[in-house]
């Protein structure tokens, strides 16, 4: 330099053209003498950025960014 997969909650990951979800973490409760374990509730997301498409976009097109993997190329 090409190509190719990934970006979605702290983390680890699902989702799918109709106002986003899991597991672990994090709080409160309950339980227990008391802890951990269970077990209820709950908080937390501009779905990487900008444009297009379209009634409607995390999801589809186009560019950038960033991160992994290949193959080149330079010495």
């Nucleotide at each position: 330099g090409c190509c190719g997969c990934c970006g979605u909650a702290g983390c680890u990951c699902a989702g799918u053209g109709g106002u986003a979800g899991a597991g672990c973490g994090c709080g409160u409760c309950a339980u227990u003498g008391g802890u951990a374990a269970u077990g209820a509730c709950g908080a937390g997301g501009u779905c990487c950025u900008c444009a297009g498409u379209u009634c409607a976009a995390u999801c589809c097109u186009g560019a950038g960014c960033g991160g992994c993997g290949g193959c080149a190329c330079c010495a």
This is a predicted structure of a 75-nucleotide RNA (transfer RNA) from Methyloceanibacter sp. The coordinates come from a structure-prediction model, not an experiment, and the mean pLDDT is 81. It matches the Rfam family "tRNA". The sequence is in RNAcentral, with records from ENA and MGnify.